[in-house]
Molecule: small-subunit ribosomal RNA
Organism: metagenome
RNA sequence: AGGGUUUGAUUCUGGCUCAGAAUGAACGUUGGCGGCGUGGAUUAGGCAUGCAAGUCGUACGUGUACCCCGCAAGGGGGAAAGUGGCGAAAGGGACAGUAACGCGUAGAUACGUACCCUCCGGUCGGGGAUAGCUGCGGGAAACUGCAAUUAAUACCCGAUGAUAUCUUCGGUUCAAAGGUGUGAUUCCCGGGGGAUCGGUCUGCGUCCUAUCAGCUUGUUGGUGAGGUAAUGGCUCACCAAGGCUUACGGGUAGCGGGUGUGAGAGCACGACCCGCGUCACUGGGACUGAGACACUGCCCAGACACCUACGGGUGGCUGCAGUCGAGGAUCUUUGGCAAUGGACGCAAGUCUGACCAAGCGACGCCGCGUGCGGGAUGAAGGCCUUCGGGUUGUAAACCGCUGUCAGGGGGGAUGAAAUCUAUUAGGGUACUCUUUAAUAGUUGACCGAUCCCCAGAGGAAGCCGGGGCUAAGCUCGUGCCAGCAGCCGCGGUAAGACGAGUCCGGCAAACGUUAUUCGGAAUUACUGGGCUUAAAGGGUGCGUAGGCGGUCUGAAGGGUUGGGUGUGAAAGCCCUCGGCCUAACCGAGGAAUUGCGCUCAAAACCGUCAGACUAGAGGGAGUUAGAGGCGAGCGGAACUACAGGUGGAGCGGUGAAAUGCGUUGAUAUCUGUAGGAACACCGGUGGCGAAGGCGGCUCGCUGGGGCUCUUCUGACGCUGAUGCACGAAAGCCAGGGUAGCGAACGGGAUUAGAUACCCCGGUAGUCCUGGCCUUAAACGAUGAACACUGGAUCGAAGUCCCCCUCACAGGAUUUCGGUCGUAUCGAAAGCGUUAAGUGUUCCGCCUGGGGAGUAUGGCCGCAAGGCUGAAACUCAAAGAAAUUGACGGGGGCUCACACAAGCGGUGGAGGAUGUGGCUUAAUUCGAGCCUACGCGAAAAACCUUAUCCUAGUCUUGACAUGCUUAGGAAUCCGGAUGAAAGUCCGGAGUGCUCGCAAGAGAACCUUUGCACAGGUGCUGCAUGGCUGUCGUCAGCUCGUGUCGUGAGAUGUCGCGUUAAGUCGCUUAACGAGCGAAACCCUUAUCCCUAGUUGCCAGCGGGUCAUGCCGGGUACUCUAGGGAGACUGCCGGUGUUAAACCGGAGUGAAGGUGGGGAUGACGUCAAGUCCUCAUGGCCUUUAUGACUAGGGCUGCACACGUCCUACAAUGGCGUUUACAAAGGGAAGCAAACCCGCGAGGGCAAGCAAAUCCCAAAAAAAACGCCUCAGUUCGGAUUGCAGGCUGCAACCCGCCUGCAUGAAGCUGGAAUCGCUAGUAAUCGCGGGUCAGCAUACCGCGGUGAAUGUGUUCCUGAGCCUUGUACACACCGCCCGUCAAGCCACGAAAGUGGGGGGCAUCCGAAGUCGCUAUGCGCCUAAGAUGAACUCCGCGAUUGGGA
Repeated sequence: AGGGUUUGAUUCUGGCUCAGAAUGAACGUUGGCGGCGUGGAUUAGGCAUGCAAGUCGUACGUGUACCCCGCAAGGGGGAAAGUGGCGAAAGGGACAGUAACGCGUAGAUACGUACCCUCCGGUCGGGGAUAGCUGCGGGAAACUGCAAUUAAUACCCGAUGAUAUCUUCGGUUCAAAGGUGUGAUUCCCGGGGGAUCGGUCUGCGUCCUAUCAGCUUGUUGGUGAGGUAAUGGCUCACCAAGGCUUACGGGUAGCGGGUGUGAGAGCACGACCCGCGUCACUGGGACUGAGACACUGCCCAGACACCUACGGGUGGCUGCAGUCGAGGAUCUUUGGCAAUGGACGCAAGUCUGACCAAGCGACGCCGCGUGCGGGAUGAAGGCCUUCGGGUUGUAAACCGCUGUCAGGGGGGAUGAAAUCUAUUAGGGUACUCUUUAAUAGUUGACCGAUCCCCAGAGGAAGCCGGGGCUAAGCUCGUGCCAGCAGCCGCGGUAAGACGAGUCCGGCAAACGUUAUUCGGAAUUACUGGGCUUAAAGGGUGCGUAGGCGGUCUGAAGGGUUGGGUGUGAAAGCCCUCGGCCUAACCGAGGAAUUGCGCUCAAAACCGUCAGACUAGAGGGAGUUAGAGGCGAGCGGAACUACAGGUGGAGCGGUGAAAUGCGUUGAUAUCUGUAGGAACACCGGUGGCGAAGGCGGCUCGCUGGGGCUCUUCUGACGCUGAUGCACGAAAGCCAGGGUAGCGAACGGGAUUAGAUACCCCGGUAGUCCUGGCCUUAAACGAUGAACACUGGAUCGAAGUCCCCCUCACAGGAUUUCGGUCGUAUCGAAAGCGUUAAGUGUUCCGCCUGGGGAGUAUGGCCGCAAGGCUGAAACUCAAAGAAAUUGACGGGGGCUCACACAAGCGGUGGAGGAUGUGGCUUAAUUCGAGCCUACGCGAAAAACCUUAUCCUAGUCUUGACAUGCUUAGGAAUCCGGAUGAAAGUCCGGAGUGCUCGCAAGAGAACCUUUGCACAGGUGCUGCAUGGCUGUCGUCAGCUCGUGUCGUGAGAUGUCGCGUUAAGUCGCUUAACGAGCGAAACCCUUAUCCCUAGUUGCCAGCGGGUCAUGCCGGGUACUCUAGGGAGACUGCCGGUGUUAAACCGGAGUGAAGGUGGGGAUGACGUCAAGUCCUCAUGGCCUUUAUGACUAGGGCUGCACACGUCCUACAAUGGCGUUUACAAAGGGAAGCAAACCCGCGAGGGCAAGCAAAUCCCAAAAAAAACGCCUCAGUUCGGAUUGCAGGCUGCAACCCGCCUGCAUGAAGCUGGAAUCGCUAGUAAUCGCGGGUCAGCAUACCGCGGUGAAUGUGUUCCUGAGCCUUGUACACACCGCCCGUCAAGCCACGAAAGUGGGGGGCAUCCGAAGUCGCUAUGCGCCUAAGAUGAACUCCGCGAUUGGGA
């Protein structure tokens, strides 16, 4: 000191949340020791039991039991009870009540004060009772009655009276007690003073609420009286009518010193300790006393509890312990008066749950320990692993050492000094006296510091966390499940977030959680915030209180400032020093206590008083603009209605129509009359007004403003809570008026519907008068006033200057209305002398979103409704501005067979093929808009072929590597069984190297076992690679610079141009990269080189004929190299550009010549785990492997892609031409022969520019057919054949003969194509044993149309809006269903609270005319209201 969280990203606003400190805490897990503190916060709920206030015999009488002396009499001591004195009003507890002179602080005085100190004076003489005790009674008890008798420091009377009281100053009134003792001393009485403590009064301070705005009758004051210790309405009588305003009411609460937190200011709190107040079962009351209206006193009432003989009594833990209850929660029925303090006493002493100690609780703070050093083969084990290792980790083991704490044993300081006793000495002294000093003795409940001895690392570590915030990660399990979570958020099969393990981090006898407070939060902003758009300026003015206020002079000194002084208790905080080993803790001193009072001084400023001034403000004179307001009158245009004329079929209305009007004459047109409302043009970011608002003309009345003069007044000013007034439209009440328009309503359309938009009608209303309503996006979303702070420009209203004059122009100045813009400000957009800048003053308002401007209460209103205005609950956001995209039935520009213009198709038929569906034992799998569907598959009869199905088999395996057991070379052959695979059995055979041999070894085969193989099993949403698509679209980016707080922008925009981000120009950009283009291949022309297998012009030879042969290399061609095309030239356009248009020329080719290859950043979690590779998971006598058969070909149906057709531009027959590109050895196969043919036989040639496939077909020529289901069309079926192959049943292809289906050009819809293209014709190849309408290629013939961009589709750039960003297949609104939550209303119902009224009225004080009565009054009863809190069928909106 900040961080997380709104967004794709950004800046801001704004809430939520975290890290810190703290607590009288509680809960969970864990727990060694000690010191010091602390511990019923809830039910001020109820309490068993014990203890907590007594003491004095030196005040008094009596004197039991008993003790001592004594023979006895008697004497001495003596418990308990009683009289009397003092105390019991302190100490201790609690915080219910109290918002108050209760507390705090500073003052005041009309008062009291036992015990204590001091001073003065006094203490004389009498008297009568009474308790106790005794006797007799009552009662269960508590208790109590009667009689007799007795004492006092108890009580009474008299005397005296310094002082005191009263006083008319003469006088009057008031006292006592003695005890002990020889005495001293003490006690007692009256009084003065002091000290202490208290009573009372006052200024100031002291919570929330206005949804409490008025309260008050002893109330406010006066006079008199009473009362009190004392002032006072404290009480009473009379008089006056006052008093209060943060009142009154409601809620909550003891207050302070202080405590927690905070930088501080503050905010929150008021445990322990100290001061004050209040209370003592609840309520009332007095008595005694110095003091009480009395915690452990009294009386009464009430509730509760206990005892009872039922008649009556008793009690009060908010004292210390303890108990029950309630609660998340708070201790021992301990020891002692040893210390400190208190009561009584002469004293010894007694009493003391005050207090001192101990006990319990990790409740808090503080301290200590759980060991220290060495120790690597970095052991074992665990975890992870890329299998190499890493980590746990010097950690352990092991070696050496120490002895804190705890444990056992033993000593033991301090807390103790007094008192008292004895002795000695000194002083006073009449002494068994007293005092001081010394000596000796006497007093410890409890704590036990500390020391010594013993043993031995032994008895002593956990809790929370590890996604970010926030220090700390891996593996496994789980699979939106279980769970986590303070916020954001994790979990749907590779979870660093769940659970576990391991490792790590933090703290540590504790650690976490929960609750609460402050902080962070400048998030209530005094210090220290805001209000154009984020929440927030009142709709506007006038104006009351209040706040603030110009210049000069003087006075006093209220505020203010400074000095002095009193107080601000102690404790606490802070500083210094000291005491416990240290610390916590404790002691001492200081500082501080920011405050209040008194006093002295100052006089600038603020305020007050007095005097003056004119710059603020106002008045006056002159002049002036204006839809400013109110009233009356007048005017024309338009409209509608009515009447009449003309006229004759439609009018009107719309996108198109219809409703409507019209032959009873509309619309149109003319004339006349009537009516109401509104005022065209001028008219303008022009004017006026406070705002709302104001628009024809004239008149009358009237408000405000500007300018000029600087004549007057002399601060008269600004703002403005409450208040008052005005206040658009709609609406309301009463009365008029009503042409047009026109909610509601009716009709016609539109539509899926259309309670709308459009059309035809039309009532309220709109208009006037009077009265209400009082709200608007009442907006500049910007309160009013004043001052200051660069400018530019436009408009409106004045005045002045310049000029001889006038006008224009120009200049100056004042006021008003606009635009742009500097600085500044602002989150930005923007604002910018009309501030949102810089200052001053005053008012209003805001504090997350929703709930909600709702509910409730109050006020206003005729009503509608308005003003004021919450909470529960719920969310982690809601929001502002700007950015980049995407999108738009937004705009602009541009492109594409995108449309249009054309040609040919598909969709209809039959067939082929793929897909879906259905079926099936199985019909293996994948692909699904474009971008799946003649796709993977460039060939499913078996094989292929797959976890496809059925059945039979194998298990280290069909395949790879290594080890191992046993045997055997390898290899070959046979038999049984079987559908085969397989299983079982038998035979032949013996190689190579070393070695004499026995034997050993290598390789190979079989076999046993182990590692492992295998998987077309899953996940393409874990992946690589490859591919599709947008798209051959023109885009996608970077560096540096610049701009912006930033995301980002600029560059890449603009103007032209292009097929193109192609190029040019401009330019805060300058450059660059990936794409485009080019480079590459092919094709089109030419040249050069080279001529075999190609070619053949010329020459020669030969043949029926053929480059067949010699020969040639010219041509074609082949295949190497090169040339060629670049807008180069001209004209025009264009910016002297890029470029475009036209043209010429050269040309084989002309403006990228045609085609191909080539595919930017990226998008679709696109496709593929079944090409391959690969992580993870799964499987292992099976999801692997082998085999046989079947299936992938199954057929009611639907779709895609094709083939063939429907015919005459055709079909058939005959004849005759012209290609290119390919393939060929398990091959292509000529010729010849056979067959109608498929084909067969034989066989030359050819590893191919040589031979073969090989016939090109359409075309052309001739002939027939003549519009028909045909000489079209060929499906289907029958028969007979051929070929391939182990095998054509399921399930191949071909041939011949026969058969001859649908179909006569195809609905909605839809596809391809811009030139050698479409269309049409054939040929070849791959796959392949065989099988092509598919696919990949090749050439032949060879068009039509368009030169446009309105529309459909898609794309690019710029711009605009956006609440979208998973990005329009987006987002999102309302009703409804079901469940659930909180709240409001509600007939009513239950309870609480404080008063009021009436009745009754205890105890008690006081009074009285007194066996009683009266005043006051607690408790009680009744009543009507007020207020608060529950419940409530049903209902309302909200989440």